Context: one part of a larger RNA
Molecule: large-subunit ribosomal RNA, domain IV
Organism: bacterium
RNA sequence: CCCUCGUCAAGGAACUCGGCAAAUUGACCCCGUAACUUCGGAAUAAGGGGCGCCUCAGACGGUGACCGGCCUGCGCCGGAAGCCUGACGAGGCCGCAGUUAAUUGGCUCAGCCGACUGUUUAACAAAAACACAUGUCUCUGCUAAGCCGUAAGGCGACGUAUAGGGGCUGACGCCUGCCCAGUGCCGGAAGGUUAAGGGGAUGGGUUAGUGCGGGUUCGCCCGUGCGAAGCUUAGAACCGAAGCCCCGGUGAACGGCGGCCGUAACUAUAACGGUCCUAAGGUAGCGAAGUUCCUUGUCGGGUAAGUUCCGACCUGCACGAAUGGCGUAACGAGCUGAGCGCUGUCUCGACGAGGGACUCG
Numbered sequence: 001c002c003c004u005c006g007u008c009a010a011g012g013a014a015c016u017c018g019g020c021a022a023a024u025u026g027a028c029c030c031c032g033u034a035a036c037u038u039c040g041g042a043a044u045a046a047g048g049g050g051c052g053c054c055u056c057a058g059a060c061g062g063u064g065a066c067c068g069g070c071c072u073g074c075g076c077c078g079g080a081a082g083c084c085u086g087a088c089g090a091g092g093c094c095g096c097a098g099u100u101a102a103u104u105g106g107c108u109c110a111g112c113c114g115a116c117u118g119u120u121u122a123a124c125a126a127a128a129a130c131a132c133a134u135g136u137c138u139c140u141g142c143u144a145a146g147c148c149g150u151a152a153g154g155c156g157a158c159g160u161a162u163a164g165g166g167g168c169u170g171a172c173g174c175c176u177g178c179c180c181a182g183u184g185c186c187g188g189a190a191g192g193u194u195a196a197g198g199g200g201a202u203g204g205g206u207u208a209g210u211g212c213g214g215g216u217u218c219g220c221c222c223g224u225g226c227g228a229a230g231c232u233u234a235g236a237a238c239c240g241a242a243g244c245c246c247c248g249g250u251g252a253a254c255g256g257c258g259g260c261c262g263u264a265a266c267u268a269u270a271a272c273g274g275u276c277c278u279a280a281g282g283u284a285g286c287g288a289a290g291u292u293c294c295u296u297g298u299c300g301g302g303u304a305a306g307u308u309c310c311g312a313c314c315u316g317c318a319c320g321a322a323u324g325g326c327g328u329a330a331c332g333a334g335c336u337g338a339g340c341g342c343u344g345u346c347u348c349g350a351c352g353a354g355g356g357a358c359u360c361g
Stems, first nucleotide, its partner, number of pairs: 001356008010347002014345001019342001028050004036041001038171001052093005061084003066079005094098001106340007113332002118130002135168006146155003172327004177257003182254002184250005191245003197239002202234005209226007258276005285319001286316001297313005
C1' cells in the first nucleotide's frame, strides 16, 4: 500500500453525475393513523408507549380422567380433578443499556412512465421494452380460414361464428373529431385495353409447266422472268377471361389534417373580412412535454444561492385522439425533484482485527 471487517471528537451530504456505499429503521404487544380512493384499499401509513429476571396471586381460553341425570345411541344434558396456556396485577433484584446476541421495513411529499401479478437481452441492459385482461377491425359455413409437409398426412379440433386464425390497441373513467384525391381492401359490371388458344385474309420458299433473250449438233442448253397443286413457312382482320382503365364504397385500412393580407375610438391583439391553394385543412383534450431548436423562454413556488424539480402561460422549430388522446386509486429492485431521520460520502483523517503485498527459510 491492497482486500474484508470494526470503532470514532465536533459537524452532518459540505462528498458526488447521483446519498453510490454505509448508517438509521427493524420481532412482538398496546395506543393511534391523513390526503386520495375503483370503497377493496391507501395501513406495518405517519406518530407514540411497552419489553429482562425472581416471588406471589391469577382471569379468559384449550384439553378433559372421573361423577350424576335422561337413557341406550360408540346419544344428550349438567358438574368436574389434573395438565397446557398464561393476559392483567402486586412485591422485589441487577446493569449504561432487558426484542441487551442472532434474525428483523428508514420514513414522508410531489411529478413522469407503465394499470396491475407476470416476461426478457443464459454471460455488460429487468426497463417507460414484451405479455396481459379489455376494446376494435378483418378473415373463416367446416374437406373452415390459416399453418407444417414434395406427397401421404398432420395441426387447427375430436372444436363449429359466445368458435378458430390474423392485425392494431392495452385495466378502469371521460372520449376517440375532419379528409376516400393517392395507395390498399371490398363491391360492380356497360364501355376501353388484353394472353394462350381459335381464326385464317395475305405474303415468302420449293417445283410441274411456261414467257422473253441468246446459243444450237434441232434432242435441247444457258441466262432471266412468271408460276398451279402439294409440301413448307410467315401471318392480318376477327372471336378470346381475369387483371388493368373505369364506376362506387371503405379510416380502431396505409396515411393526411394549409398560406398570404387587412381590420376594433391609447397601444396591443383580432371575434370579423379578403384572397390563393387543397381530398380535407388539427376538433376535444394536453402543451418549453422522456416531444421546445432559439432556451437556463417568461411568471410564480421551493433554496442564502436552483441549466434540474413543481405550478402556470402558449410563440406546439416539430403534441393530438386505438402507430390511441387526456385523467386515474392500487402496484414498481423503474425514472426525476424535495424534506425529515441517519451516518467516515465528506471537512480530514485516526486507530484496531483478519488476510495479502514485502523480507528470510